RNA sequence: AGGCCCGUAGCUCAGUGGUAGAGCACUACCUUGACACGGUAGGGGUCGUCAGUUCAAUCCUGACCGGGCCUA
Numbered sequence: 001a002g003g004c005c006c007g008u009a010g011c012u013c014a015g016u017g018g019u020a021g022a023g024c025a026c027u028a029c030c031u032u033g034a035c036a037c038g039g040u041a042g043g044g045g046u047c048g049u050c051a052g053u054u055c056a057a058u059c060c061u062g063a064c065c066g067g068g069c070c071u072a
Stems, first nucleotide, its partner, number of pairs: 001071007010024004018055001026042005048064005
């Protein structure tokens, strides 16, 4: 320098055009003498950034940023 893959909740990941979810973690309550387990409810997201396409973008396109791998 070129090519490919990835970037979504604190962590691990789903969601591949119609307004974002799960598990674990966290908070409160129930339960216990207490803890753990279990149950119920809840908080937490400018979907890496900026543009473009579209009635509508996490999703499609381009550039850039970050990470990984390969080639030279």
Molecule: transfer RNA
Organism: Anaeromyxobacter sp. Fw109-5